[in-house]
C1' cells in the first nucleotide's frame, strides 16, 4: 500500500470536581499505537508568597514533545 478491526476532537447531555480537569451516554475533527504508563521538559488549576515577576507545596493534561512499555495487517 491493501484488507480486517480500533480509539474519539469539538460540540450537546448527567454526575463528580474550589477548579484545571475526569467519567457515562451522544456525536466524529482527526489518530498506525490517539493502546498503558507523570520518569524528563511543557502548558493548566488551587493554594502560599510577592511590591510585580519568579520561586514553593499540591493536583490535571499520554488528543503538547520525548521516553518507556504492550500490539494489527504484510506489497517492500
Nucleotide at each position: 500500500a491493501a484488507a480486517a478491526a480500533g480509539c474519539a476532537a469539538a460540540c450537546u447531555u448527567a454526575c463528580c470536581g474550589c477548579a484545571a480537569g475526569g467519567u457515562g451516554a451522544g456525536g466524529a475533527c482527526g489518530c498506525a499505537a490517539a493502546g498503558c504508563c507523570a520518569c524528563g521538559g511543557g502548558u493548566c488549576c488551587a493554594a502560599c508568597a510577592c511590591a510585580a515577576c519568579g520561586a514553593u507545596u499540591g493536583g490535571a493534561c499520554a488528543g503538547c514533545c520525548g521516553g518507556g512499555u504492550u500490539g494489527c495487517c504484510g506489497a517492500a
Model confidence (mean pLDDT): 88 of 100. Predicted 3D model of a 76-nucleotide RNA (c-di-GMP-I riboswitch aptamer) from a soil metagenome.